[in-house]
RNA sequence: AGAGUUUGAUCCUGGCUCAGAACGAACGCUGGCGGCGGGGUUUAGGCAUGCAAGUCGAGGGAGAAAGCUCUUCGGAGUGAGUACACCGGCGCAAGGGUGAGUAACGCUAGUUAAUGUACCCAUCGGACCGGGAUAAUUCACCGAAAGGUGUUGUAAAACCGGAUGACAUACACGGGAUUUUGGUUCUGUGUAUCAAUGUUAUGGGAUCCUUCGGGACCAUAAGCCGAUGGAGCGGACUAGCUCCGAUUAGCUUGUUGGUGGGGUAAUGGCCUACCAAGGCGAUGAUCGGUAGCCGGCCUGAGAGGGUGUUCGGCCACACUGGGACUGAGACACUGCCCAGACUCCUACGGGAGGCUGCAGUCGCGAAUCAUUCGCAAUGGACGGAAGUCUGACGAUGCCACGCCGCGUGCAGGAAGAAGGCUCUAGGGUUGUAAACUGCUGUCAAGAGAGGGGAAACGCUACGGAUUAAUAGUCUUUAGUUUGACUGCUCUUUAAAGGAAGCACCGGCUAAACACGUGCCAGCAGCCGCGGUAAUACGUGUGGUGCAAGCGUUGUUCGGAAUUACUGGGCAUAAAGGGUGCGUAGGCGGCCUAGUAAGUCAGUGGUGAAAUGUCGCGGCCCAACCGUGAAAUUGCCAUUGAUACUGCUAGGCUUGAGUGUGUUAGGGGUGAGCGGAACGAUUGGUGUAGCGGUGAAAUGCGCAGAUAUCAAUCGGAAGGCCGGAGCCGAAGGGGGCUCACUGGGACACAACUGACGCUGAUGCACGAAAGCGUGGGGAGCAAACAGGAUUAGAUACCCUGGUAGUCCACGCCGUAAACGAUGAGCACUAGGUGGGUGCCUGCUUAUGGGUGCCUGCUGUAGAUAAUUUGUUAAGUGCUCCGCCUGGGGAGUAUGGUCGCAAGGCUGAAACUCAAAGGAAUUGACGGGGGCUCACACAAGCGGUGGAGGAUGUGGUUUAAUUCGAAUCAACGCGAAGAACCUUACCAGGCCUUGACAUUCUAGGAUUAACUGUGUGAAAGCACGGGGAUUGUCGCAAGACGUAACUAGAACAGGUGCGGCAUGGCUGUCGUCAGCUCGUGCCGUGAGGUGUUAGGUUAAGUCCUUUAACGAGCGAAACCCCUACGAUUAGUUACCAUCAGGUUAUGCUGGGGACUCUAGUCGGACUGCCGCGUUGAAGUUGGAGGAAGGUGGGGACGACGUCAAGUCAUCAUGGCCCUUAUGGUCUGGGCUACACACGUCCUACAAUGGGUGGUACAAAGGGUCGCAAUACCGCGAGGUGGAGCCAAUCCUUAAAGCCAUCCUCAGUUCAGAUUGCAGGCUGCAAUUCGCCUGCAUGAAGCCGGAAUCGCUAGUAAUCGCAGGUCAGCUACACUGCGGUGAAUAUGUUCCUGAGCCUUGUACACACCGCCCGUCAAGCCACUCGAAUUGGUCGCACCCGAAGUCGUAGCCUCAACCCGCAAGGGAGAAGCGCGCCGAAGGUGAGGUCGGUAAGAGGGACU
Repeated sequence: AGAGUUUGAUCCUGGCUCAGAACGAACGCUGGCGGCGGGGUUUAGGCAUGCAAGUCGAGGGAGAAAGCUCUUCGGAGUGAGUACACCGGCGCAAGGGUGAGUAACGCUAGUUAAUGUACCCAUCGGACCGGGAUAAUUCACCGAAAGGUGUUGUAAAACCGGAUGACAUACACGGGAUUUUGGUUCUGUGUAUCAAUGUUAUGGGAUCCUUCGGGACCAUAAGCCGAUGGAGCGGACUAGCUCCGAUUAGCUUGUUGGUGGGGUAAUGGCCUACCAAGGCGAUGAUCGGUAGCCGGCCUGAGAGGGUGUUCGGCCACACUGGGACUGAGACACUGCCCAGACUCCUACGGGAGGCUGCAGUCGCGAAUCAUUCGCAAUGGACGGAAGUCUGACGAUGCCACGCCGCGUGCAGGAAGAAGGCUCUAGGGUUGUAAACUGCUGUCAAGAGAGGGGAAACGCUACGGAUUAAUAGUCUUUAGUUUGACUGCUCUUUAAAGGAAGCACCGGCUAAACACGUGCCAGCAGCCGCGGUAAUACGUGUGGUGCAAGCGUUGUUCGGAAUUACUGGGCAUAAAGGGUGCGUAGGCGGCCUAGUAAGUCAGUGGUGAAAUGUCGCGGCCCAACCGUGAAAUUGCCAUUGAUACUGCUAGGCUUGAGUGUGUUAGGGGUGAGCGGAACGAUUGGUGUAGCGGUGAAAUGCGCAGAUAUCAAUCGGAAGGCCGGAGCCGAAGGGGGCUCACUGGGACACAACUGACGCUGAUGCACGAAAGCGUGGGGAGCAAACAGGAUUAGAUACCCUGGUAGUCCACGCCGUAAACGAUGAGCACUAGGUGGGUGCCUGCUUAUGGGUGCCUGCUGUAGAUAAUUUGUUAAGUGCUCCGCCUGGGGAGUAUGGUCGCAAGGCUGAAACUCAAAGGAAUUGACGGGGGCUCACACAAGCGGUGGAGGAUGUGGUUUAAUUCGAAUCAACGCGAAGAACCUUACCAGGCCUUGACAUUCUAGGAUUAACUGUGUGAAAGCACGGGGAUUGUCGCAAGACGUAACUAGAACAGGUGCGGCAUGGCUGUCGUCAGCUCGUGCCGUGAGGUGUUAGGUUAAGUCCUUUAACGAGCGAAACCCCUACGAUUAGUUACCAUCAGGUUAUGCUGGGGACUCUAGUCGGACUGCCGCGUUGAAGUUGGAGGAAGGUGGGGACGACGUCAAGUCAUCAUGGCCCUUAUGGUCUGGGCUACACACGUCCUACAAUGGGUGGUACAAAGGGUCGCAAUACCGCGAGGUGGAGCCAAUCCUUAAAGCCAUCCUCAGUUCAGAUUGCAGGCUGCAAUUCGCCUGCAUGAAGCCGGAAUCGCUAGUAAUCGCAGGUCAGCUACACUGCGGUGAAUAUGUUCCUGAGCCUUGUACACACCGCCCGUCAAGCCACUCGAAUUGGUCGCACCCGAAGUCGUAGCCUCAACCCGCAAGGGAGAAGCGCGCCGAAGGUGAGGUCGGUAAGAGGGACU
């Protein structure tokens, strides 16, 4: 720091997703050790049990027991003035927990001149004289208990009265100082008011007293009272800051202020009476939702965003609600009272309780620990102290929850072991990895040692100070004493021994192979994988990453400049309000002076600590911790500066406005007037149609239309001028005249003197349609009716026709209200038009200059591009509006406006990974232009109808083997299925096999050959037979070996898929196209070249040209054919010469001719004319055998169709292996209701029959072609001359001549069938061909439709060949004979090429895509009603309690009084105000359920 994903590709916009970091986490798999941290985020849900706040006997009185000892046995002493309890003091308001509430009571900085303070420190002063109670206790009583009542009785540092008391407080009278008001402060005098415990401990013993204990007294220590100051800790107030919602816009009556009073420590409506009517709010009041806040923490480059766990500061709460008491402090977590809910006890009468303290339990949940140890340390309460208490705290335990550290060994070791995986079978990889050898010893385990957290208080001892004192107190030194828990360090023993997993491996993203699976199972963060060769699923092997962890899930920030302050946009991607006026607000010209709010600088205070950063240091290191510095970007105060902004004051004229003059205009409103057209009415003329359309019909018309003439009436709209010309803010505005009226421009520079710009809310205007009331209504015309069209036609077309369109008044308030471009100001190249002013002294004028408005083009710049470009979308400034992925949806709901229609404001659930803009290349278009082709047209002949042949479909079958399917399957693979072929079916057999290679064993019981049995054959079984090779050896024989036999590897497969493939082929198409290099243009895909103008069969050639060249195609080169030359003549030829025959190149011979077959020539727009761009080329002509490619063939660019073929062949993979292989017999491929394709033969006279007669080319032939001859009507047979071929086989047919038939189902046509034959072959039944005789079907030229062909072509005629025993050949491939017609042309059909245009297509129009309907599913809206929460309002009732009280009652302290009694004061009761809970009522708001209804998303 980016990446993936929209497209065929591109650039942009824009969303989604990923890589990073983090967490109080949870879940899955796994798990060695240690350190430091963390650990109920959910139900502020309920809680058993234990503990969490006491302490002081040096404040007070009272005061046991057990035990021990003694005993006279009664008891005494000791325990012990101890324990428990009580009065009293201090504490319990701290510490600890939680985050429910709270949107301000919190935080930061200030203010308090409006205030409090126990304990602590310092200073000053004081403590005098009295009094009455009470708890405890005793006794009695009530109660289940909790507890209570009465009596008796006592003390205090408890309580009360008095005295004294100023530096305190208040008041009065003065004086000084200070201040912005209020006020504050210093000081003098006077008056008034307020204290206390002389207590406790220890010591002393001079003096005094004594109850002889001691006291007074003295000393010390602690405590008490008053006052002042401080420290620390509070209370109150102010400013700033502090989440979301306007679908919450108005809120408020103690409310805002004042005066008097009350209350408080203190200000204040804090409370109360009266008076006034204020106060808050668009800078967001009120209301609703959510939330403890902060230091910080996480993330981030930062600015920000998120968060508030642990630690620290603050706040709030303590079962829920209310209340006060005590106190320095509370409205009090482990205090009190009341009400409520819940739990427990109960004798039913009443009582008790509050873990959001530490543990723990249930519940809730994805989820969060021990009912541990200790006060040893730190801190706290009390105490003089020892000390006691302390779930604060210190420790340990559990949990990989996090961070950090360590280990699971190190070195050597190639036979690169075995095993695994893979393989092209060679190997590769796992892999120095292991084994093996050597070494080390961290951690864990065992044994042992050291040592820190501990310093104190206290005690002991010797001194010092104080003192009368060797008490006491303070203090130096020495000694002594205190560890819950336990890290850590060291020594030692043994041993590589006890210690590795998890995720991933298609791209993003580091890392791939095999097998299994077969759109299944599954994966997936996004894109997307999986339909038989999955690097994406599962497993294995290997690899990559991290590591005691690794992954997943969730959440936050980042990436995301994707809310943009830093740092975005709005013509077309989402986004400019329809337009103006204008309020608040924001912003604002030039000069001067002042001020100092903003701004800048300095200084001071504060900004807690911790955290973070840096330096240094301590634990071996790190995490962690200590220490110091810097930082803490902020706020406040103060001093200064004054450029800019603000404010105040003064001035200026250029912005703005006014004035005077001139000027253009469909600007607006009202009234009047006019002509054309149209319709209607009346009358005339006139007659059969009119009208309308693509064509018609409906309609009108003999009751007289249309047409035409005249008159009258009516309403609407404004021809020509008229023009991207004018005016207006926009909507919009068009006959003429008049009246009223708005705005603009120019000239002048007289006046004002910044008066300006923008503009939320608001107000006004605002096309068409629509609405209301009343008019009007010619034409037009939604709705509607009819006629057509159509498959239908609720449309387009036609005939009619109502609202409406018009007017007046009033609503509506929206449009693609568009320049899809808000308003204003300034600046920034030009060129050329239009409209309208002014100037012209100089170029004199169709000119020049200067303004305003309005077009086109275009530079720089901008832009994703298109484009824009002084009329900006450029460069800047000011203000407003608006946008933040697509759909849902401008929908729902709420509010508001409207008569309604509807408008404005305006979501969410859910769903998708895109939606979109501009441009590019293709493809497509019932878009355009140009051009071509037997594409059409013009012609000729066919097919489609008949019969037959053949192929296909279908059906049938045991099988009817398989493939081919528009053109481009269907007389196709098949150039030949009776067996074979043959792949199919039935049945019989074989299993190393019909065929190949290798190995092992046998190999004389051998092979060839042959016989018998069985059988349909194959095969099986049993025999005969006995060949033959090498070496050694005399030989016997041994070894090896071919065939053969047995076994093992393997063979074999026309089994599967042409969508795994090679090769070959078809098709577009012999169409003219397809590309490249360099350069140039473009951000890029791409373009240019290859376009344009001509021309061509052609991207053929020429010209032009940011292109210049080149390649594959086209053409040419090759073959055949058409002419000639030359060479060569056998089997071909025969002119001349000779010979011969009935006849024939028959023979000699010839090389002239034909011909054969080699080599050359020839044709190139080369020549001429016209015209063309001095071109290419076209056209006409000459010559020529041939003329513009002479004719034909081979040759087929880049590519398309997943075209065809696994059954020609080859081949990866899969499958079968006594069978899906091999073999044999028989059958089938030849079936037959039917349908289609391709052909043959015909339907006849241009013909058929019969007889005669003429002329080819190209091929084939020895397992062959076969002549003459003979036989047979014939097919054919007998026979075999000749031929391995220019030699023989070998006769062409149509044609021509002659004759019959005479238009008929025929002397046409030949199907079908019968009989008799021939040939091939092992075999002719299924199932061959041919012959003869006989039979003689359909058919008389073929519907819709459709095919071929442009010249030696169509048509027509025969000949040959391949395959082949034979043949189904009428097929196919060739050969020659005879030999036409037509083309004006490119409108149309089909196909193709180039250019251009539109596109939402790119699988590319056989595309894409919209809506209804059916079904399922999801969320939502409405909904009769029903059921909850919550919030205020009104009223009723009214606990506790404070306060008030001319009431009742009671009472020790003080006063009066002898007393009774009274006063003062107090408690209780009653009453009153307020008042929680509760109740009632009408509402608001937010939910739950719901028959049914509705639209939406997905499949």